[in-house]
RNA sequence: UUAAGCAGGAGGAUAGUCGCGUUCUUAAAACAUUAAAGGAUGAGGAAAACCAGACUCCUAAGGGCAGGAGGCUCCCGUAAGGGAGAUCCGGUGACGGGUGGAAAGUGCCGCAGAAAAUAUACCGCCUUGUGUAAUUCCAGGUCCCCCCGAGUAAUCGGGGGGUGGGACAGACAGGGUAAGGGUGAAAUGGUAAGGUAAGAGCUUACCGCAUUUCUGGUGACAGGAAUGGCAGGGUAAACCACCUCCGGAGCAAGACCAAAUAAAGGAGGAGAAGCGGCCCGCUUCGUUUGACUCCAGGGUAGGUCGCUAAGAUAAAUGACUAUCUUAAACAGAAUCUGGUUUACUACCGGCUUGAAUUA
Numbered sequence: 001u002u003a004a005g006c007a008g009g010a011g012g013a014u015a016g017u018c019g020c021g022u023u024c025u026u027a028a029a030a031c032a033u034u035a036a037a038g039g040a041u042g043a044g045g046a047a048a049a050c051c052a053g054a055c056u057c058c059u060a061a062g063g064g065c066a067g068g069a070g071g072c073u074c075c076c077g078u079a080a081g082g083g084a085g086a087u088c089c090g091g092u093g094a095c096g097g098g099u100g101g102a103a104a105g106u107g108c109c110g111c112a113g114a115a116a117a118u119a120u121a122c123c124g125c126c127u128u129g130u131g132u133a134a135u136u137c138c139a140g141g142u143c144c145c146c147c148c149g150a151g152u153a154a155u156c157g158g159g160g161g162g163u164g165g166g167a168c169a170g171a172c173a174g175g176g177u178a179a180g181g182g183u184g185a186a187a188u189g190g191u192a193a194g195g196u197a198a199g200a201g202c203u204u205a206c207c208g209c210a211u212u213u214c215u216g217g218u219g220a221c222a223g224g225a226a227u228g229g230c231a232g233g234g235u236a237a238a239c240c241a242c243c244u245c246c247g248g249a250g251c252a253a254g255a256c257c258a259a260a261u262a263a264a265g266g267a268g269g270a271g272a273a274g275c276g277g278c279c280c281g282c283u284u285c286g287u288u289u290g291a292c293u294c295c296a297g298g299g300u301a302g303g304u305c306g307c308u309a310a311g312a313u314a315a316a317u318g319a320c321u322a323u324c325u326u327a328a329a330c331a332g333a334a335u336c337u338g339g340u341u342u343a344c345u346a347c348c349g350g351c352u353u354g355a356a357u358u359a
Base pairs, nucleotide, nucleotide: 001355002354003353004352005351006350008348009347010345011344012324013323014322015321016320017319018318020042021041022040023039024038025037026036044330048341049340050339051338052337053336054335055250056249057248058247067246068245069244070243071242072085073084074083075082076081086099087098088097089096090095101240105239106238107235108234109233122181123180124177125176126175127174128173129172130171136167137166138165143162144161145160146159147158148157149156150155189207190206191205192204193203194202208230209228210227211226212225213224214223215222216221254305255304256303257302265295266294267293268292271285272284273283274282275281
């Protein structure tokens, strides 16, 4: 200088104008209503999504089954989650990602492929046999004939046909093999040497694996030794076994106050209501089916609390101008708290790694 990795910070400030919510004061013996002035205060780093908890109500003696969630180790944390590690995979590296059990049992494994789990044998490799009077094939070799070429010739070379023959190759049949090829995401330990007809843990060395054991570590785990030729495919976001945790609903939770009307309840009750104020009278309702009056309760409307130094009645927190080099982006509280994730900026530096160059 350049390309990367990781963890962060900031998320506007000042002044002016207009406007909005809440609250206080002006404000007074008390209550209610309306309006005004002044003061104070008024969204985020994520308020968003998700997880967990507090809180509230319902249910519940206690326990279990079923069901659900989680699952490497240690530490912190009520939990969610976080920190530090272990191991595997990816990356040159900084660094990033994954994580209990497949050796309890059951199931499943598309396509391709011989075979996807009691392994098997398509090609290939090796080996044995068969080809008879005729029917398969034919390298080389035997003998005969023909053609071509070379040579005076003997003869030699090449090609074709036949004879007799042969089984090298090919074909067919049987056997051995799993080195190699091919298929697949994955093929029954890997590499090398020996060995073999060809091969093979068949043998050996190293690596891997299993068992036993030693050492280090709180632990996951790591390192070593001995023994064993070697079990063993994948899938548990398939059932399942093991361990831990989990009752349900959520502030529209829930608590309090509580109107009118109607019905039901309790007490009184023979009258009550209308006819413009009074009397008479009349009418209606009622006295077993109780008119009428009074009382208390439940629930509804509504209100208060829950609820906040922002805080609600569906919801205020805004707009413009100037300056700051420029003010942009994602985005708007609704009971509270902790955490994780996602979204975003012509903003700001930090640490680390790779490469190149210069001194």